[in-house]
Parts: sequence; structure tokens; C1' cells
RNA sequence: GGAGUUGGCUGAACGAUCGCCGCCCUGCUUGCAGGGGGGAGGAAAGUCCGGGCUUCAUAGGGCAGAGUGCCAGGUAACGCCUGGGCGGCGCGAGCCGACGGAAAGUGCAACAGAGAGCAGACCGCCGAACGGCACCGUAAGGUGUGCGUGGUAAGGGUGAAACGGUGCGGUAAGAGCGCACCGCGAGUCUGGUAACAGACCGGCACGGCAAACCCCACUCGAAGCAAGACCAAAUAGGUGUCCAUACGUGCGGCCCGCGCGGGACACGGGUAGGUUGCUUGAGCGCAUUGGUGACGAUGCGCCUAGAUGAAUGAUCGUUCUCGACAGAACCCGGCUUAUAGGCCAACUCCCCCU
Repeated sequence: GGAGUUGGCUGAACGAUCGCCGCCCUGCUUGCAGGGGGGAGGAAAGUCCGGGCUUCAUAGGGCAGAGUGCCAGGUAACGCCUGGGCGGCGCGAGCCGACGGAAAGUGCAACAGAGAGCAGACCGCCGAACGGCACCGUAAGGUGUGCGUGGUAAGGGUGAAACGGUGCGGUAAGAGCGCACCGCGAGUCUGGUAACAGACCGGCACGGCAAACCCCACUCGAAGCAAGACCAAAUAGGUGUCCAUACGUGCGGCCCGCGCGGGACACGGGUAGGUUGCUUGAGCGCAUUGGUGACGAUGCGCCUAGAUGAAUGAUCGUUCUCGACAGAACCCGGCUUAUAGGCCAACUCCCCCU
């Protein structure tokens, strides 16, 4: 100098004027006036996980259902984060991984292929064994031949996958039949909290799929701020007490009686409307400190939107590198997705110079 990896920060700046939504102070004529101060994000987004809060449900346990899934730790909790293991990718810094169990059981594998799971012989290979045939020999027998009985699974071929792989020995040809290395193992020992790793041992018994059912371990009650709580008109209706019993009506007709329709007062529920929940919180900053780290502890300091037709805007001036994605609605921790440009730190590889 070039090419990269990881982590973090930032997201035009300054001023003036006029508005909009809260808060505080002062004044009075009590709903206005004046003054002061605050007012979107790193994702406010998707609403995918986890929790707080609220109402309802709930003795305890089990079944069903849903979710998570290498190990250890962090946390209020998590499907998040940190550290480690294993596998894959990269020269490397690093990155990626639904990564429990196939020896509990059930099941699946189209097409091709001889054979798809305690399998199988299509093309092959084999004259060691039995038979046939040919030749040699008087005979006993010998030699040849893969034609039959057979042996075999080296090689070829099919397939995503063919019952350990490669090599040497061995053999009629072959074969874990023997050996070396690799793989494999509910074997032994050692290290590690563990996942796991290493050494020795065992000739191989146990192929793959659990993002098929299933088994194992752990977690989970439901709904959501339009949750919920409080105040409370008008009109209509409800309940209770008292008054009246003139009239109508029901108890088949008549009398008495009772009920309903009448009036006054009281009560309670709910609707419109209003108040609250609402922002001080697993909060932020700095310092010290424990830990490899996520994170924790202690001390000091700070207060940083809260609307409910729902504010956060407009105009002007100056400057620059001319400006991306995008707008709170109960709150918080994550994940994911979108994002012009700029800055910082640590590390890796290549080239050059000293």
C1' cells in the first nucleotide's frame, strides 16, 4: 500500500419567527393571560419468542395437547446471550449448523437394478471337488475344457444408498481368512463439572431416515390496556316503602277480597360522557470491583414524549460531504427484517521498503 474478518458508535449542523401536545410557576375576572422548560427510533417496523401488570380460572397428581432439544453458565424469563465440545466451509482472522435416541417398538425407500435389509448373482471370475465331453495311455490314471452340479463377490453394471474402506499377504477363484492404516464398538483405563477427547483392547457383531409415528428429558392455565378500576346524566325500564282504591281490567256470573293499570319518595344496575390505568423503570450515566465472558455487586449523580380524532410541523437565513430506512399509543428483554453515508478499535492474508 492492497484485500478482508469481528465488535462498537453515528444517522446534516446553527439561528430566527409562527403553530401543535403535556408539565411547572405567577396573576386574576376560574378559564384565560404572561413567563419558563420538555416533546420519536436504532430499528418506534414485523407482532415471531420471553416476562411484568390486569381480569377470570385453579387443592394435589396424572392423561391429552403445544413447545424446546450437544454441554456448562448468565438472566425476571426466553426459542435470547456467553464460554466450551463436535461436524462442515475458509490459506487465515473467522463463519455456519432442528446438533438427544435407529441396541424399546412400528414403519418408509419412487424409478432403475440380480438384490433395498438378517438380501442378492445380470455381465463376470474359478479346472481345488463330483459329473459330462475332448485328447493321451494296454490299464491304473493323467492333461485340457466353465458344458452341468457347484464355489465366489475381486472387477463391471443399477441406484441417493448395495451388508465396513484402501493396500499387502493368501487362494482354484475369492473372502476380516490373516496383517497394517482408517472407520466402527453397551469393552478397559486416563483427562475433563459435562458435552467430549486420548491410549489400549475387540475382527466387525450394530446400514440410512425421528424436518415418519414414536421414546426420553425439560417447560407451559386462558385472555389481553378496546386488560381492568372509579365517578356518573337525560330518556326508558327494574326493586322497595307509603298513599289512593273513583274508574277500567283478570280471578266463568254477583258480593267481598286480592293482583295489574295511578301518584309520591328512596335505592341500585347499566348507556352517553368523564377520570384513572400512563409512564420512576428488571431505568440511564460515571467510578470502583468480581468473572475468560454473557453478566453481577457497591457508591455517587440524573429524570428523559404520554396523546385519545390522537401533538412532535411550517416558513426564512447561513453552512457542508446535499442527507438512507423510517413515526411512539401499557411497559420491558430479545430475535428478525429495512437502512445513503461517515467514524473508531482489535485481528488476518498478500506485496513493497528498512
The RNA shown here (Bacterial RNase P class A) has 354 nucleotides and comes from a Moraxellaceae bacterium. Its Rfam family is "Bacterial RNase P class A". Rfam's curators write: Ribonuclease P (RNase P) is a ubiquitous endoribonuclease, found in archaea, bacteria and eukarya as well as chloroplasts and mitochondria. Rfam links the family to the GO terms tRNA processing, ribonuclease P activity and dimeric ribonuclease P complex. By type it is a ribozyme. Clan: RNaseP clan. The organism belongs to Moraxellaceae, within Bacteria.